[in-house]
Context: one part of a larger RNA
Molecule: large-subunit ribosomal RNA, domain III
Organism: Nitrospira sp.
RNA sequence: GAGUAACGAUAAUGACGGUGAAAAACCGUCACGCCGUAAGCCCAAGGUUUCCAGCGCAACGAUAUUCGGCGCUGGGUGAGUCGGAUCCUAAGGCGAGGCCGAGAGGCGUAGUCGAUGGAAAGCAGGUUAAUAUUCCUGCACUUGCUGUUGCUGCGAUGGAGUGACGGAGAAGGUUAGGUCGGCCGGCUGUUGGAUGCUGGUUUAAGCACGUAGGAAGGUCCCUUAGGCAAAUCCGGGGGGUCAAUUCUGAAAUGUGAUGACGAGGCCCUUUUGGGCUGAAGCGAUUGAUACCCUGCUCCCAGGAAAAGCUUCUAAGCUUCAGGCAACAGGAAUCCGUACCCCAAACCAACACAGGUGGGCGAGGAGAGUAUCCUAAGGCGUUU
Numbered sequence: 001g002a003g004u005a006a007c008g009a010u011a012a013u014g015a016c017g018g019u020g021a022a023a024a025a026c027c028g029u030c031a032c033g034c035c036g037u038a039a040g041c042c043c044a045a046g047g048u049u050u051c052c053a054g055c056g057c058a059a060c061g062a063u064a065u066u067c068g069g070c071g072c073u074g075g076g077u078g079a080g081u082c083g084g085a086u087c088c089u090a091a092g093g094c095g096a097g098g099c100c101g102a103g104a105g106g107c108g109u110a111g112u113c114g115a116u117g118g119a120a121a122g123c124a125g126g127u128u129a130a131u132a133u134u135c136c137u138g139c140a141c142u143u144g145c146u147g148u149u150g151c152u153g154c155g156a157u158g159g160a161g162u163g164a165c166g167g168a169g170a171a172g173g174u175u176a177g178g179u180c181g182g183c184c185g186g187c188u189g190u191u192g193g194a195u196g197c198u199g200g201u202u203u204a205a206g207c208a209c210g211u212a213g214g215a216a217g218g219u220c221c222c223u224u225a226g227g228c229a230a231a232u233c234c235g236g237g238g239g240g241u242c243a244a245u246u247c248u249g250a251a252a253u254g255u256g257a258u259g260a261c262g263a264g265g266c267c268c269u270u271u272u273g274g275g276c277u278g279a280a281g282c283g284a285u286u287g288a289u290a291c292c293c294u295g296c297u298c299c300c301a302g303g304a305a306a307a308g309c310u311u312c313u314a315a316g317c318u319u320c321a322g323g324c325a326a327c328a329g330g331a332a333u334c335c336g337u338a339c340c341c342c343a344a345a346c347c348a349a350c351a352c353a354g355g356u357g358g359g360c361g362a363g364g365a366g367a368g369u370a371u372c373c374u375a376a377g378g379c380g381u382u383u
Base pairs, nucleotide, nucleotide: 013031014030015029016028017027018026032380033379034378035377040360041359042358043357046340047339050338051075052074053073054072055071056070060068061067080141081140082336083335084334085333087118088117092113093112094111098107099106100105122139123138124137125136126135142332143331145329146328147327148326149325150324151323152322153317154316158312159311160310161309162308166299167298168297169296172292173291174290177286178285179284180283181282183200202259206255207254208253213248214247215246216245217242218241219240220239221238222237223236224235226234227233261281264277265276266275267274268273300303346355347354362374363373364372365371
């Protein structure tokens, strides 16, 4: 220079009360303003205690701070069903022997790893200062094991089927959600039937119907150079018979539920909160990008694998073991789970106008997730 520029999006603050040494910024109430396919809610990655409570204000916070993602102390993450491991494989990695290389090492068979994919099973309500599909209540489900009874050809690392898959387009049936009306409670209001406001919900599983729809012929007999051996299985060939049979399939309805929730009311209470009780809980309409749908139609570029599941036999065992069905009993391990997650907590040296994958995402106007205004919810961006 200079007590100058600046104090990091121009979404905006104001009043009263509280606390306190001290309040523009903390807390409470009331107004105002901003976002609202987000500046709301939930996950993955990443972070790693930042979560909650008490105490505190040196430093950190672009100012103050009684406040804080700051300091100190204490507390907090509860699972057979959510995600991962005890299962499977993809790209790819490693790789016994093996091949190559002067060596270091490279490649690679059998194998063994490797999810972003496949594969058993849980929903609703309540509860904490802080966790909940994990705790509690209610109602469920799955898979092994053991026992009893009945029936019985069982048996795999092998065979076969299934699992099992592209893109585009169109139509139908539904549901989530929305809207309107009825009904219930409260307020206003009056001798007549009007106004405004609040709330109006209910799961999975199991059972019944198996519906709208979709797909395929089904079954029996004979035979067989294929499926590295075998096969009653699959495939090939031949014949008979049945005309609808089988498989799949949202949703709705009943049940679950005489429960739970629920506006409000009553009682206790210093704030805060706690306890008890509890009305109505229906209909119509609209309607998805969700489900039926791994469907249907069309097209060419012709669109994973393995486990699992079903079935077949080989060796073997065949009064045993084993298998199937019903019933009963009992079991279900380890890890993650707090909190942030378009951000002041991740990546950017910062509490940085940048970047960051997925899901939900209401109303009025509208073709619309555009745009404007709003709900729930969250904020007013630390001079």